[in-house]
Context: one part of a larger RNA
RNA sequence: GGACGAACGCUGGCGGCGUGCUUAACACAUGCAAGUCGAACGGAGCUUAAGAGGAAGCUUGCGAAUCUUAAGUUUAGUGGCGGACGGGUGAGUAACGCGUGGGCAACCUACCCAUAAGAGGGGGAUAACAGUUGGAAACGACUGCUAAUACCGCAUACGCUGGGCGGAACAUAUGUUCUAUUCAGGAAAGAUGGCCUCUGAAGAUGCUAUCACUUAUGGAUGGGCCCGCGUCUGAUUAGCUAGUUGGUGAGGUAACGGCUCACCAAGGCGACGAUCAGUAGCCGGCCUGAGAGGGUGGACGGCCACACUGGGACUGAGACACGGCCCAGACUCCUACGGGAGGCAGCAGUGGGGAAUAUUGCGCAAUGGGGGAAACCCUGACGCAGCGACGCCGCGUGAGCGAAGAAGGCCUUAGGGUUGUAAAGCUCUGUUUUAGGGGACGAAAGACGAGAGGAGUAAUAUGCCUUUCGAGUGACGGUACCCUAAGAGGAAGCCCCGGCUAACUACGUGCCAGCAGCCGCGGUAAGACGUAGGGGGCGAGCGUUGUCC
Repeated sequence: GGACGAACGCUGGCGGCGUGCUUAACACAUGCAAGUCGAACGGAGCUUAAGAGGAAGCUUGCGAAUCUUAAGUUUAGUGGCGGACGGGUGAGUAACGCGUGGGCAACCUACCCAUAAGAGGGGGAUAACAGUUGGAAACGACUGCUAAUACCGCAUACGCUGGGCGGAACAUAUGUUCUAUUCAGGAAAGAUGGCCUCUGAAGAUGCUAUCACUUAUGGAUGGGCCCGCGUCUGAUUAGCUAGUUGGUGAGGUAACGGCUCACCAAGGCGACGAUCAGUAGCCGGCCUGAGAGGGUGGACGGCCACACUGGGACUGAGACACGGCCCAGACUCCUACGGGAGGCAGCAGUGGGGAAUAUUGCGCAAUGGGGGAAACCCUGACGCAGCGACGCCGCGUGAGCGAAGAAGGCCUUAGGGUUGUAAAGCUCUGUUUUAGGGGACGAAAGACGAGAGGAGUAAUAUGCCUUUCGAGUGACGGUACCCUAAGAGGAAGCCCCGGCUAACUACGUGCCAGCAGCCGCGGUAAGACGUAGGGGGCGAGCGUUGUCC
């Protein structure tokens, strides 16, 4: 000199963009942060309509309860997809964790895309519900009924899996790829809309559109595993190791492997630093520097690890799973003392710790994500707003004229000098401010309505694809921006002045009080202490402290 997630002191007008618990991975009140689908399914409730029914009453066909059907709507349960993403934190980890470059002839991949083929026919349950019943609650138990895109057989299956017998090509290889044949095994689910025919009707069969389902191959995406190299300090840590090192066989995994096990051998690592100890998430980057290098890893992006502490598996394409389950532990809460409930390192917020770090805000309008055919629902991701000069950038606090150089202050050699064109005064301007008025971009898609074209079809149906037009949708926000009016009015401080280092005098003090980054100042004329005048520097900041180059 530069830098900072900073803090402290004094001061403080506005805006834009960023950024904000570095400490206790300490404990957490309260609210919200992951749901969605009724176009998978059976119920239940409500509303409307039609029909049956027929109490009291009576005018003898009106009428309450009740039942059935249809339509609409709501949704506890079964079922599907998603809760493995998104969001947080940095405790642990010196490791194939990360970075980089390779490999898998040793692997998996839901949803998505492409291609090929299929979707036939049966069965038994169970929740909801009803009844009985236990418990303070949390939550159950028994009996009975019922549905499905839930579950289980059967059929079919060239491509798939496993095995047998061959052929060809390739390869370092136990092999890999292609091909012929044979044996065994392995699938599935419907929903909504439209039309034709049959029917008295409900409806059924068939055809069809869309969505969904099954199998296989390939792709895409995401992941798993292996290897080379690199990756802090300590030798006042020198030896370490028994599944340890290798082999055979078996098990296990999506897959290789001591990953696990049985047996056999006795190996394996280490001064090119093993082991042990300390510290630490790694990187793209960021800071500094001419560079080499040094320091650092906050925000943003990639990877990893963790989710009260420790352990475990279940489900699933994917987890050993932050807002899932089980066990143990510490802690907190409820209890009828028998037993239960909980996990903010999600967003806010509280206590505590600390030099120190924000609102229990608005909205799903945009972007993105989950579900859904869609409307739409959910989304503390996100978009915004609030607070903080915490940082960077921009703007303002006025401009011109104005000397007999006023007054006052300070100094003085008492003449004057200086503050100083500074003020006053005159003439203007209106950024900002205040008030009033107008007022956005971000929004165009999907869906809806109307039209045109196309594929498809038995069809001019429904639906699908392309396209045109219309209508509609904004948290921010009456914000940005624009116009009008008023009026210099509301808007300057901080540090320094001995040398380094730009800037000097007076008074007070008298080795006192004090200053200080280093050298050093102060003991009676102190340019170094304190105050004043003057001056220098930077400026909504200026200094100090801390850390890095």
Small-subunit ribosomal RNA, 5' domain from an uncultured bacterium, 549 nucleotides, folded computationally. The RNAcentral record of the full RNA draws on Greengenes.